[in-house]
């Protein structure tokens, strides 16, 4: 320099145009003599910008970061 992949909650992941979801973690509660476990409830997320579209995490462009391949 060229090519490819990835970026979603504190962490790990799902989600191929129509309300963003789960597990763990965190907060609260039930239970218990206390705690653990179990169960219930709650909080929090689409890397930045632009475009297409009635509507974008999803499609397109660009930038940023990480990884891989070629030279």
């Nucleotide at each position: 320099a060229g090519g490819g992949g990835c970026g979603u909650a504190g962490u790990u992941a799902a989600g191929u145009g129509g309300u963003a979801u789960a597990a763990c973690a965190g907060g609260g509660g039930u239970c218990u003599c206390c705690a653990a476990a179990a169960c219930c409830c709650c909080u929090a997320u689409c890397g930045g910008g632009g475009g297409u579209c009635c509507g974008a995490u999803u499609c397109c462009c660009u930038c940023c970061g990480c990884c891989c391949c070629u030279g």
This is a predicted structure of a 71-nucleotide RNA (transfer RNA) from a Candidatus Shapirobacteria bacterium. Its mean pLDDT, the model's own confidence on a scale to 100, is 83.